RNA sequence: AACAGAGUAGGUUUGCAAGCGUUAAGUGUCGUGUGAACGGGGAGUUGUCACGCGAACGAAAAGUUUUCUUGCGAUGAGCAAACCGCAUCCCGCUGUG
Numbered sequence: 001a002a003c004a005g006a007g008u009a010g011g012u013u014u015g016c017a018a019g020c021g022u023u024a025a026g027u028g029u030c031g032u033g034u035g036a037a038c039g040g041g042g043a044g045u046u047g048u049c050a051c052g053c054g055a056a057c058g059a060a061a062a063g064u065u066u067u068c069u070u071g072c073g074a075u076g077a078g079c080a081a082a083c084c085g086c087a088u089c090c091c092g093c094u095g096u097g
Stems, first nucleotide, its partner, number of pairs: 002096004010084007019075001020073003029055008040091004061070003
């Protein structure tokens, strides 16, 4: 030189216990703007995430009888487990050695 490999932020799903909403917020969809993060280093998107604004759509209540119970919501955060995991480019690291 060549070939192979490791590791992150984070994401998804499930579970746990306590909340929030059920007087509809939130979630999801579309448009737009701003910002952030993206293996150890550098760069970094048309991808990801967060937030603002706008638009369309839109819900599961029942019992009890007066404040709880059982439900429901693509419900926010936390903890745990499993799975996935640099868009891409350059360098580095480990192995073949």
The RNA shown here (THF (Tetrahydrofolate) riboswitch aptamer) has 97 nucleotides. Its mean pLDDT, the model's own confidence on a scale to 100, is 79.